[in-house]
RNA sequence: GGGCGCGUAGUUCAGUGGUGGAAUGCUUCCUUCACACGGAAGAGGUCAGAGGUUCGAUCCCUCUCGCGCCCA
Numbered sequence: 001g002g003g004c005g006c007g008u009a010g011u012u013c014a015g016u017g018g019u020g021g022a023a024u025g026c027u028u029c030c031u032u033c034a035c036a037c038g039g040a041a042g043a044g045g046u047c048a049g050a051g052g053u054u055c056g057a058u059c060c061c062u063c064u065c066g067c068g069c070c071c072a
Stems, first nucleotide, its partner, number of pairs: 001071007010024004018055001026042005048064005
């Protein structure tokens, strides 16, 4: 330099055009003498950034940034 993949909650990952989810972690409450386990409720997201397509974009297109793999 060329090609491919990935970027979504603190963490690990789903979601592939129509209100952003799960597990785990965190907070509060119940339970206990207390802790753990268990149960209930809750908070937490500019969906890497910018532009475009569309009535509507996490999703499609282009560019940029970061990480990884392959080729030279």